RNA sequence: GCCAGCUUAGCUCAGCGGUAGAGCAACGGUUUUGUAAACCGUCGGUCUCCGGUUCAAAUCCGGAAGCUGGCU
Numbered sequence: 001g002c003c004a005g006c007u008u009a010g011c012u013c014a015g016c017g018g019u020a021g022a023g024c025a026a027c028g029g030u031u032u033u034g035u036a037a038a039c040c041g042u043c044g045g046u047c048u049c050c051g052g053u054u055c056a057a058a059u060c061c062g063g064a065a066g067c068u069g070g071c072u
Stems, first nucleotide, its partner, number of pairs: 001071007010024004018055001026042005048064005
C1' cells in the first nucleotide's frame, strides 16, 4: 500500500426495515443466627461518528475513525 471482518448496557453477545433484548455484573427485597447460594424485582444504551435512501434505519448505501486478520 491492497483486501476482508468487527464496533449494540459496566462485561460477553443476540437482534438483518416497523416502539432495542438476554446472560453475567450492580442495586433493592424475600429467605438465613450470619454469609454465600436460590428466588422476585429495579437500574442501566443518541446502537462508534457524519451524510444518503425510506412513511419508518441498530438493520440498506456512501464516507470517516478505532480494533482484528490476511496479502505484499
Molecule: transfer RNA
Organism: Lentisphaera sp.